This is a predicted structure of a 93-nucleotide RNA (c-di-GMP-I riboswitch aptamer) from Desulfatitalea alkaliphila. The coordinates come from a structure-prediction model, not an experiment, and the mean pLDDT is 87.
RNA sequence: UGCCCGAAACGGCAAACCACCCGAAAGGGUGGGACGCAAAGCCACCGGCCUAAAUCUUCCUUAGCCGGAAGACAUGGCGGCAGGGCUACCGAA
Numbered sequence: 001u002g003c004c005c006g007a008a009a010c011g012g013c014a015a016a017c018c019a020c021c022c023g024a025a026a027g028g029g030u031g032g033g034a035c036g037c038a039a040a041g042c043c044a045c046c047g048g049c050c051u052a053a054a055u056c057u058u059c060c061u062u063a064g065c066c067g068g069a070a071g072a073c074a075u076g077g078c079g080g081c082a083g084g085g086c087u088a089c090c091g092a093a
Stems, first nucleotide, its partner, number of pairs: 005091002012037002017032006035080001041086003045083001047081001048078003055072006
């Protein structure tokens, strides 16, 4: 000095919950708040999970449209779910 690694310090992030806002929902943003986090920094690439507005199928209803129910479905999300990629502060053992 580099890598693995994670003691200390300077600092950093912020779960649940609450308020307001956005969204069909899942969920997200801002503020408050701290359960935790050494990448809880960034990227939906792979798997997984959540949701189902639109769409499709079936059924009900109707003269028909409309309307209603069930199922499927991500084009919507979750990185604080595992993997992968990129980047980064400090320096005890």